[in-house]
Context: one part of a larger RNA
RNA sequence: AGCAACUGGUGGAUACCUUGGCGACACAAGGCGAAGAAGGACGUGGUAAGCUGCGAUAAGCUUCGGAUAGCGGCAAACACGCUUAACCGGAGAUUUCCUAAUGGGGAAACCCAGCGGUUUAAAACCCGUUAUCCCAGACCCAAUACAUAAGUCUGUGGAAGCAAUACCCGCUGAACUGAAACAUCUAAGUAAGCGGAGGAAAAGAAAGCGAAUGCGAUUCCCCCAGUAGUGGCGAACGAAAAGGGAUCAGCCCAAACCAACUGGAUUUAUCCAGCUGGGGUUGUAGGGUUCCGUUACUGGUAUUCAAAUUGUUAGUUUAAUCAACUGGGAAGUUGAGCCAUAGAGGGUGAUAGCCCCGUAAGCGAAAGCAACGAGAAACCUAGGAGUACCCUGAGUAGCACGGGACACGUGAAACCCUGUGUGAAUCUGCGCAGACCACUGCGUAAGGCUAAAUACUAAGUGUCGACCGAUAGUGAACCAGUACCGUGAGGGAAAGGUGAAAAGUACCCCUUUUAGGGGAGUGAAAUAGUACUUGAAACCAGUUGCUUACAAGCUGUCGGAGCCCCCUUGUGGGGUGACGGCGUACCUUUUGCAUAAUGGGCCUGGGAGUUAUUGUCUGUAGCAAGCUUAAGGUCUUACGGACUGCAGGCGAAGCGAAAGCGAGUCUUAACAGGGCGAUUGAGUUGCAGGCAAUAGACCCGAAACGGAGGUGAUCUAUCCAUGGCCAGGUUGAAGCAUCGGUAAAACGACGUGGAGGACCGAACACACAUAGCUUGAGAACUGUGGUGAUGAGCUGUGGAUAGGAGUGAAAGGCUAAUCAAACCCCGUGAUAGCUGGUUCUUUCCGAAAUAUAUUUAGGUAUAGCCUCAUGCGCUGACUGUUGGGGGUAGAGCACUGAAAAAGCUAGGGCCCAUACCCGGGUACCAACCUUUACCAAACUCCGAAUACCAACAGGUGUAGCAUGGGAGUCAGACUGCGGGUGAUAAUAUCCGUAGUCGAGAGGGAAACAGCCCAGACCACCAAUUAAGGUCCCUAAAUAACGCUAAGUGGAAAAGGAGGUGGAUUUACAUUGACAAUAGGGAUGUUGGCUUAGAGGCAGCCAUCAUUUAAAAAGUGCGUAACAGCUUACCUAUCGAGUGAAUCUGCGCCGAAAAUGAUCGGGACUAAGCGUUAUACCGAAAUUGUGGGCUCCUUCGGGAGCAGUAGGAAAGCGUUCCUGCAGGGACGAAGCCAUCUCGCGAGGGGUGGUGGACCGGCAGGAAGUGAGUAUCCAGGCUUAAGUAACGAUAAAUCCGGUGAGAAUCCGGAUCGCCGAAAGGAUAAGGUUUCCUGGGCUAGGUUCGUCCGCCCAGGGUUAGUCGGGAGCUAAGGCGAGGCCGUAAGGAGUAGUCGAUGCACACACGGUUAAUAUUCCGUGACCAAUUAUACAACUAUCUUAGAAGGGACGGAGUCAAGCGUCGCAAUAUCUAAUUACUAUUGUGAGGACAAUGCUACGGCAGCGUUCGUAUGCGAUUAAUGACUUCCAGGAAAAGCUUCUUUGUUAACUAUGUAGAUUGCCCGUACCGCAAACCGACACAGGUAUCCGAGAUGAGUAUUCUAAGGCGCGU
Repeated sequence: AGCAACUGGUGGAUACCUUGGCGACACAAGGCGAAGAAGGACGUGGUAAGCUGCGAUAAGCUUCGGAUAGCGGCAAACACGCUUAACCGGAGAUUUCCUAAUGGGGAAACCCAGCGGUUUAAAACCCGUUAUCCCAGACCCAAUACAUAAGUCUGUGGAAGCAAUACCCGCUGAACUGAAACAUCUAAGUAAGCGGAGGAAAAGAAAGCGAAUGCGAUUCCCCCAGUAGUGGCGAACGAAAAGGGAUCAGCCCAAACCAACUGGAUUUAUCCAGCUGGGGUUGUAGGGUUCCGUUACUGGUAUUCAAAUUGUUAGUUUAAUCAACUGGGAAGUUGAGCCAUAGAGGGUGAUAGCCCCGUAAGCGAAAGCAACGAGAAACCUAGGAGUACCCUGAGUAGCACGGGACACGUGAAACCCUGUGUGAAUCUGCGCAGACCACUGCGUAAGGCUAAAUACUAAGUGUCGACCGAUAGUGAACCAGUACCGUGAGGGAAAGGUGAAAAGUACCCCUUUUAGGGGAGUGAAAUAGUACUUGAAACCAGUUGCUUACAAGCUGUCGGAGCCCCCUUGUGGGGUGACGGCGUACCUUUUGCAUAAUGGGCCUGGGAGUUAUUGUCUGUAGCAAGCUUAAGGUCUUACGGACUGCAGGCGAAGCGAAAGCGAGUCUUAACAGGGCGAUUGAGUUGCAGGCAAUAGACCCGAAACGGAGGUGAUCUAUCCAUGGCCAGGUUGAAGCAUCGGUAAAACGACGUGGAGGACCGAACACACAUAGCUUGAGAACUGUGGUGAUGAGCUGUGGAUAGGAGUGAAAGGCUAAUCAAACCCCGUGAUAGCUGGUUCUUUCCGAAAUAUAUUUAGGUAUAGCCUCAUGCGCUGACUGUUGGGGGUAGAGCACUGAAAAAGCUAGGGCCCAUACCCGGGUACCAACCUUUACCAAACUCCGAAUACCAACAGGUGUAGCAUGGGAGUCAGACUGCGGGUGAUAAUAUCCGUAGUCGAGAGGGAAACAGCCCAGACCACCAAUUAAGGUCCCUAAAUAACGCUAAGUGGAAAAGGAGGUGGAUUUACAUUGACAAUAGGGAUGUUGGCUUAGAGGCAGCCAUCAUUUAAAAAGUGCGUAACAGCUUACCUAUCGAGUGAAUCUGCGCCGAAAAUGAUCGGGACUAAGCGUUAUACCGAAAUUGUGGGCUCCUUCGGGAGCAGUAGGAAAGCGUUCCUGCAGGGACGAAGCCAUCUCGCGAGGGGUGGUGGACCGGCAGGAAGUGAGUAUCCAGGCUUAAGUAACGAUAAAUCCGGUGAGAAUCCGGAUCGCCGAAAGGAUAAGGUUUCCUGGGCUAGGUUCGUCCGCCCAGGGUUAGUCGGGAGCUAAGGCGAGGCCGUAAGGAGUAGUCGAUGCACACACGGUUAAUAUUCCGUGACCAAUUAUACAACUAUCUUAGAAGGGACGGAGUCAAGCGUCGCAAUAUCUAAUUACUAUUGUGAGGACAAUGCUACGGCAGCGUUCGUAUGCGAUUAAUGACUUCCAGGAAAAGCUUCUUUGUUAACUAUGUAGAUUGCCCGUACCGCAAACCGACACAGGUAUCCGAGAUGAGUAUUCUAAGGCGCGU
C1' cells in the first nucleotide's frame, strides 16, 4: 500500500410528518379618499433590539352586548400590578409627521410664514385658518356712456390620489415569427402606451334579416361549419341566416298645435326671438288641426320613504364505556356494554362514535350593516271618424377623391364609418334587399334612455381535491420581496423536525477556558444533549485477517497453491490470492474510434414525446339500416351519477359545370360507344392505442428584431455658470527716449520696455520607449527614462444634452469595468433545415447510405429496401428445355482512321546535260498497287461466354403479389473483377458487378472494421473438422527425394557477375586439346609521308615480301627519339577433357537517416525452399447430452432463435385513487448486512438499526424508471500541507502583563519620511471617537492587542458654516399658447452657490467638545414696562439714480524684531565662548476691540529675550503701466421722487434692561474609517509647510511631528 470484515467521523439523501403553498366551487362583496386614503417615517412597554398592536389618551380610553376565572401579545425571567379583569363582537373617542398633500418652499417624514384668537411689558408657547381648477352666488370694474372682459370675495359644492385597472369601452399601435428566401399577406388590431367607467361594462327596441305558409330589440351558449367565401387563390384567414337553448321589457324627447312670461321690432292689428307649461312620439304610417267620445275605474312602474321578516357582525344547548393484558404511555388486544337526526373532522403519551374540542338537530343580538319590500307617496295608463291643410331630427343622406372597418387583400364590391370637396327630397317622400337597372318585397336615418341572461376576482367566509410534501409546492412553510448585487430602472437567495412532557444534564473531575470531554443525574430512549427524528453515498480514519519490496498494468475474468475464519461437520460455507491463460473503459458522432475525436472529478437529489381539439387507422364494447346526442333542464345519496333534451352530425345513391334526372347518369340532335356508378348492404357512438395537423408540442441552447415602455452624463464626450492653481530661471517683440541720419520721412545705433498658443525646468497634466507584473499589490499598475507646463492650459462645485439618439480638434472614439447602436423590463417558451442530451426488462423480424426532383447538395418529398395486419392462392428465388433479339470480350483490317518495312513505280525535289524538243542519274520525299508485319472508347467483313425477354415443366418456399397502419434510410468504406479521371500515382476520385464491414461475435493473418475460414439461444473439464498450423514461447509431425549457404528464408528496381543445380546446341581434343611452365617471337625496314625527331606503337597512307616449327609494316606498357618488357603465333613438358552460347531453378551485388528492431521473439542450415505421402492440432462451424423461448404441426414431431436505424409483442417497478381482505409498539416505513427465487426488469426470508405507519389482490389515473446534456443544486475529494502571506524604510535588547508574547505595553539603541509618510479643512463615510471588559469569528501568522465583540459615555454657538437676505447657469411654473392622449415649450413668479452680503477674541479646562463650556474683555440685531435728552421728522406704497461691480499680463511699495546676572551640565588640553536646563532682575512686545488731537494711548492676561548686520514675500491691501479677445447678476447699502395712513401717551437718540430661533459640530479625511468586492503599491478639491545646500516647493541630509509598511 491492496482486498475483506467490524467500529466510528463527516455529510444530510431516504422514510415519516406539516404550520405553507397550488387548483377549484359556493356565498357575500365589488371599492377607499380633502371628515386627509393606500403606503410609510418616527414614536409607544418597569426592564424592550425585532415582529405584532397602538398613536403624546400611544400592546391602549369610553360605552353597549357576549362570555368567563384567571390575566398583563409573540416570549422566558425578575420586579410590580389587575379581578363585573384579561378575552370576543357592535358603536364612539384619541389618531404625531410625511404622503393627492392642499399656507410658501423642499434633497419625503424637514425648513420658513401670513391672518384671527388666547397670553405677555413686548414676545415665546397654544388653538384655528390660508393651495389650484371647475361650478354656483355676490361684489367691483377697462378701452367705452349703459354694459362686458378682466379682477376680488364667499360656498358643510365638486374634482384630484390609490386600488386585482382581473373583467369592459375607446385612442395610438410594433417586431420576432410563418410563408421553409421575401415585398402583398401573416403574426395582430396581439404586446406595449394613454384616456374613461361600472359592479359589471358595452349593445339594445329595426331606414333589421332574407325569400318561408316568413321572422320581429339586445346579449350569451350549442349548432350551422372549417361550410359559403377571401387569399402572391401561396402561407393562411374564415362568416351569416335558419334551428335548439339561457334570459326576457319596453320607453322618453324634437316638431306640428295651444297658452303664459320676457325681450326686440312695429303700420299699435300684430310679428319675431327666447324660455316655461300643455300636446305628441310612428310604418297594416303616425301625430296635429276639425268633429264625436272620455273625465272614472282598472292596470302598471326601472322613483322616494318604509313596518315586519330573513341574513350577517360575538355566541349557546348538545347523547353514549368500563375492566383485564402488553407497554414509559392505550385510543391497541381480549371481554362485557351503551348512544346515534351525532360512525364529518381534529386532539389527547400508539389506531377513541361513547376522554376533550366538535358534529347532527335546535336556540340566540343592546348596537351596526345588508337583502327582501306589507304599505304609503309620486308618476304612467283613451279612443273613434274623416283625409283638406300642417309636422315627422340638414351642411344631413347621396356623390367624387383618399382611407378604415366589415370573414371579404379594390375586386363586379354592395352595406357601415369619415379626412377634403360638393350637396338633396319631405310621405305621390326616403333608405335597403352584395355592381347596376326593372319588378316585387322590407324598413322609416340624420335625438335620447333601458333590468336580466354574459365577463372577471385583489380582499372576506365556508367547503372540496386519484394536487405538492421542504432541490417539491408560491420567489418566500422560518421576521422574504428579507439578506445581498446594481448610480438607477431592476435583479434576488439560502434556511422546517429534541422529547409525551424541558424533565434542557444539580454536583464532581480534566483543562487557560463561557471551548470540549469524562462521571453522576433526567428520560421509554441521550449514538433523542439545543451542531438535537431517521441518518444513505461520496470522502476520511481506527482495529483485525490475508497479501505485497525483480515487479509492467482498462485493474477484471477463468484456473489455482498457501494462510485465516465459521458451523448445520459436508465432495460444506466465507476471507485473502503466490502463480498461469485470455483480455485496449463508457457515451456520442461516424465509412471507420482503445484511439492521441466529443463529454463526464466523485456522490446524493432534480432533469426531456405531455395536454387540448380535429382527423385517420387498428383493437375493443353497445346498438344496427341505422347510430348518436350538444348547449340547456330536472332529480339526487352532491358524485366520476341518473333521467331528459332529437337542434344538429355521420351513414343508407349516384351522375352532371349546372338546371336536373335517378340504379342510373353524363357526353351527343339522337343512337352507339365511352366515363363515373349500381348489380356485390355496414354503419355509428364511446373507450384504449399508433400516427398526423394546430397550438412552445421531446428538453436545453443563440447572435439578433421590436416596444407612442422605462433607467442612466456620480465614469466619460462637449457645452453653460461660478471659484481655484501653475517653484524658479532664460530670451528680449512692439512702443518710447536719446544720438546719428533725411528737405521732411525712411533708416541705423544705444538705451528703456517687457511681448510671446516663446525657451529650460518642479508642482500639475499626459502616456512615447523599455523592463517587470500578466491564477497581478492592481479587471490597465509599478520602476527607469519621456512630452506639455501663461495656455486651444489644468482643476473643484452646480447644471444641460441620450439610445438610430447624444457628444465627438474624427479613433467608429465616448455615453457608469458594456458600444458598428447602452442598460433594465416586456413581446418571449422569438426562431434554430444546426450541436448536445433523451431515464426499466425480455421476445420476434430487420434496413439504407440508391433513383428522380428541389435557391438542392450534412434538409425534404415520392419511389426503392424494413415491419405489422388483412386478403389472394402457386404466381416466387432457383433449375431444366425450347425460342428470341443483340454487337460487348475476343478477333479482324472489308469500311473510317492510325501506322512500319520491302518491292514496283506515277508525281515532286536535287544533280548532270540541254538553244528547243527529247533526256540521264539519284543512299532524296513518295500516291496507287503487291508482299510481309500491326493499332482503335467515339473502326467492324466477323463474333462469343454471361446477362436479358418469353413459353413450358419442376419448385408450399429461401417465398411471391395486392391493399391498409408505422418507419428508418438519401455522409457509406474496403477487397476482387470490368472500366472512366489521374501519372495504367494515391487507404485518391467516379461508375458497373460480387463479397465483407456498416449492423457480425468466434478461429487465422504477431497485434490489424473492410482479407481467409465461419454466421454466436443457454450450459458442458465431450467428439469431428475449416482457414491456418505441428523445435521452444504455443495446442499439434514424421518420412522420402531434391534445391539453397545467401540467416537467402525474414523488404526492393534498372543494371552487373567464371555463385551454384538442371536442360539443350555447338567448337576443339590421345594425329595430345584448355590452363600452367620453359624456349622462340626473325628479315627487307628506321615501310613511305609528316616532323626538331616519328625507328611496330603522335598523326596520314599503304599494310607487301622473305626466312621459318612460328613470328603483325604489330595487342598493350614504355622512350625526347631509340632502347627495354609483353601479347598474338610456334615448339617442348604435361596427359583428358577443354571452350563458346541459349533456356531454366535457387542464390549474390546494386541496398545510405535520424532512440533499436522488414522471421512476433528465442533460436534455426532446417525448425528455409520445391515435390510427395500419412498423421495430428485447430473455431461460438458440425456432432453429442441437457435446458429455454418462438413459429408450424398430421400432435408423433419438425424448423428457427447475431444484430444498428426501425417496426411488432409481452412484462417488471414507482406515486396516488376505488373496492375487498389484511399486517403493525410482542415494533410499520426507511436504512445496513446476508441468504434465497425469477431468462430479466425485479420478488421474498432472516438479523441489526429505527420508532409509526404499511403493503397484498382486482381495477383505475400518471409530474412513472437516469450515467453522460462544457446539464442544475448541495456535499466531498484531488492538486497539497504545494503556491502565497500585498512595495527590500530594519530591526535588536531589557523589563512588564499573562495559561500562553517576534507580534500588546514601557524603556534604550538602530533605521525611514520630512512641499511629507507632518499640521488644518471640504466632500464622502456614519459612531469608526473615549473608558471598562472579552478573544469564538474578522485581522492573510500570532495576539494578552485592534478601526473586531459586549457594556457605558461623548458632539453644548446671537458672532464659525448653513437656513430665517440676494441672485448665476439651470429647474419648476398660475393664467395664456401648442399637442389624439400622455405631454411640450414658456410669462408673471418661485427655487437654485461654486459667487455677493453679514456681528469674536485671548487664555484655561475634559478620558472623549470647544472662536460652542468656563474666565475676561468685545461687537451685532430686535424690543421698550424704566430713566434721561432732543424737537421734527418718521413709517408705508410705487419708482428712479448711485453703488454693489468684477479680464489677462507686467512693475512697484511699507512694517518689525532680536536682554542682563547666577548656578549646574556638556564640549575641550583648557575656557569667561557655543549649546541645554534651572533660578532671578530690569525692559520690551502683543489679539479682538475701543478711544484718538492720527503722533499715539488703553487693553484682561499671556508671552518673548540682541546686532549696527541680516531678513521672505507669490498672501492680504494699495498704486501704476500695458494689451485686446474688452472682461456675471441681484440684494444688503446711500440718495432722491411719489402714494397712503396717522401721531404728541407718537417716532428718534443715549443709558439701562430684556430677548437672541432651527440645523451641523465626535472621529477618519493622500487614508486600514472616502471611491476601487479586501486592513488593496491605484484615485481624491483647498490652505500652512522650518534648517543647511541651492535660482528653486529641484536634489541630498536634518527639525517639529510621524512612522519601521500585521508573518
This is a predicted structure of a 1607-nucleotide part of an RNA (large-subunit ribosomal RNA, half A) from an Opitutia bacterium. Its mean pLDDT, the model's own confidence on a scale to 100, is 82.